RNA sequence: GGGCCCUUAGCUCAGUGGUUAGAGCGGCCGGCUCAUAACCGGUUGGUCGCUGGUUCAAUCCCAGCAGGGCCCA
Numbered sequence: 001g002g003g004c005c006c007u008u009a010g011c012u013c014a015g016u017g018g019u020u021a022g023a024g025c026g027g028c029c030g031g032c033u034c035a036u037a038a039c040c041g042g043u044u045g046g047u048c049g050c051u052g053g054u055u056c057a058a059u060c061c062c063a064g065c066a067g068g069g070c071c072c073a
Base pairs, nucleotide, nucleotide: 001072002071003070004069005068006067007066010025011024012023013022018056026044027043028042029041030040031039049065050064051063052062053061
């Protein structure tokens, strides 16, 4: 330098062009226990990387940029 892939909650990851985007773990509150862990109930949590474009409508499609990974040179 070229090609491909990834970026969604604090972490690991799902997800669909169409009212308010989800799970597990985590955090918080409570229950249980002598107590802790485990377990149970409730609760909390998002600029869907950024900027544009297409569309009636974009987290989803397209382009550029940024960060990360793999391969080739």